[in-house]
Context: one part of a larger RNA
């Protein structure tokens, strides 16, 4: 120089305090660990593994396992031969694969062949999700969106270095001023990039409908171009203004105007580096390693097992609630191998039908909490829905291992959860549903949408992690 202290000092941050939900308990879901199996494939392991890789394992995926099969191979080049390719029927067999039969002769052509396919045969080669993330690239997590990380010259030390970047103020912020043996730059903060709020202009359909008129009472029509709305193009926000306080700075405090006020909110954005972090199973890649087998194809298994531990959720334990019936109000999305309306038939999963619609235009499509009226009265209950028995519907070659859904019965535990511990500071947390990706089906997971809408921050002594400045050290 750094690290580190149960050393100081300043200072930050749902870190504490305040506060309002919540796990630890109860069933279920889901991943783990352990066990236990022929196999229960691998990886991931404090934070930062564990509803993670997997944006969706019946088969296939699959890498595991048992059985049957292949050995130039499922896939790439190159060499020889033969055959157009290809299309059907059979017969063994779980299938892979074997075997026979039958139709077909195509394109280009110097008539010797040749391009594509396809089958046999030799050998170079293929081929491995086999090891090695402690040989790698590259991706990515993590301190941390934390305020820092460093150069060049000069200075200053014999030197490792230091100075700059320390002080004095401020700020979210190595932001900005002011001093100063320093002067300047660079990667970092900010800004530009996106969305949201306000306003104008242009545009006016498939979207809208204020005035007119018509009307079958639907913006339906005629028509408007106001408004919404859409999507492009501008305006707007800068401490610009005023008062104060300060060192005349930087900037902080109040206020005026505004839609909106001091980074308005969100988002993308992740410096130098730390963890021999993580991943040879995304992919590439170096060494080693298997080659009738650690490669290959099938079929059934199995990832789905269950005495147990743990981590993430979902639904609840009721009355701010449950039923019942009526009644209003969104955003974002998706759809032609598809999204499907009216009607009809079903208690209902659903079936039937098939209009419309490569969609601001049809549809998925009734948002639901919420209001309104009844009702049940503190009860293991008209709470609660596990777990079981019986029909069933849909997808798929196929739901027995092992879908998802529906009716009918059944009605377990649960009466708010010990030590412990977790999330949030405003359209936030709580709560209501609604839509996507994967996806033939399957979602309580994820990933976005909105509806409704809180409390509570005196502070910074303490706890967790961080900046900076300083001491101390048998640390490096």
């Nucleotide at each position: 120089u750094g690290a580190c202290g149960g050393g100081g000092g300043c200072c930050c941050g749902c870190a504490c305090a305040a506060g309002c939900g919540g796990u630890g308990g109860a069933g279920c879901a889901u991943g783990u660990g352990g066990u236990u199996c022929a196999a229960u494939u691998c990886g991931a392991u404090g934070c930062a593994a564990c509803g993670c890789g997997a944006a969706g394992a019946a088969c296939c995926u699959u890498a595991c396992c048992u059985g049957g099969c292949c050995u130039u191979g499922a896939c790439a080049u190159c060499c020889u031969c033969g055959g157009a390719a290809c299309c059907u029927c059979g017969c063994a067999g779980a299938a892979a694969u074997g075997u026979g039969g039958g139709g077909g002769u195509g394109c280009c052509u110097u008539u010797u062949g040749g391009a594509a396919c396809c089958g046999a045969g030799a050998g170079a080669c293929a081929g491995g999700u086999g090891c090695u993330g402690c040989a790698u690239g590259g991706c990515u997590g993590u301190c941390g969106u934390c305020a820092g990380c460093u150069c060049g010259u000069g200075u200053c030390g014999u030197g490792a270095g230091a100075u700059g970047u320390u002080g004095g103020g401020u700020u979210a912020a190595g932001u900005c001023c002011c001093g100063c043996a320093a002067c300047g730059a660079g990667c970092g903060c900010a800004a530009c990039c996106c969305u949201u709020g306000u306003c104008u202009c242009u545009a006016g359909u498939u979207g809208c409908c204020a005035g007119c008129g018509a009307u079958u009472a639907g913006g339906u029509c005629g028509g408007g171009a106001a408004c919404u709305c859409u999507a492009g193009a501008g305006a707007g926000a800068c401490u610009g203004c005023c008062g104060g306080u300060g060192a005349c700075a930087a900037a902080c405090c109040g206020g005026a105007g505004g839609a909106a006020g001091g980074u308005g909110g969100g988002g993308a954005u992740g410096a130098c580096g730390u963890c021999a972090a993580g991943u040879c199973a995304u992919c590439a890649u170096g060494g080693c390693c298997c080659u009738u087998a650690c490669g290959g194809c099938c079929a059934g298994g199995g990832c789905u097992a269950c005495a147990c531990a743990c981590g993430u959720g979902c639904u609840a334990c009721a009355a701010u609630g449950g039923g019942u019936a009526g009644u209003a109000c969104a955003g974002a999305g998706g759809g032609u191998u598809g999204c499907a309306a009216a009607c009809c038939c079903g208690c209902g999963a659903g079936g039937g039908g098939g209009a419309g619609c490569u969609a601001a235009u049809c549809u998925c499509a009734c948002a639901a909490a919420a209001c309104u009226a009844c009702u049940c009265g503190u009860a293991g209950u008209c709470c609660g829905g596990a777990u079981u028995g019986g029909a069933g519907u849909c997808u798929g070659c196929a739901a027995c291992u092992c879908g998802a859904c529906u009716c009918c019965a059944u009605g377990a535990a649960g009466u708010c959860g010990g030590a412990a511990u977790c999330g949030c500071u405003a359209g936030u947390a709580a709560u209501c549903g609604c839509g996507g990706a994967u996806c033939a089906g399957c979602a309580u997971g994820u990933c976005g949408c909105g509806g409704u809408g809180a409390a509570u921050a005196c502070g910074u002594u303490c706890c967790c992690g961080g900046g900076c400045c300083u001491u101390g050290u048998a640390c490096a």

A computed fold for a 476-nucleotide part of an RNA from Thiomargarita namibiensis, annotated as small-subunit ribosomal RNA, 3' major domain. The full RNA is in RNAcentral, with records from ENA and SILVA. It matches the Rfam family "Bacterial small subunit ribosomal RNA". Its family is annotated with structural constituent of ribosome and ribosome in the Gene Ontology. Lineage of the source: Bacteria > Pseudomonadati > Thiotrichales > Thiotrichaceae > Thiomargarita. The coordinates come from a structure-prediction model, not an experiment, and the mean pLDDT is 85.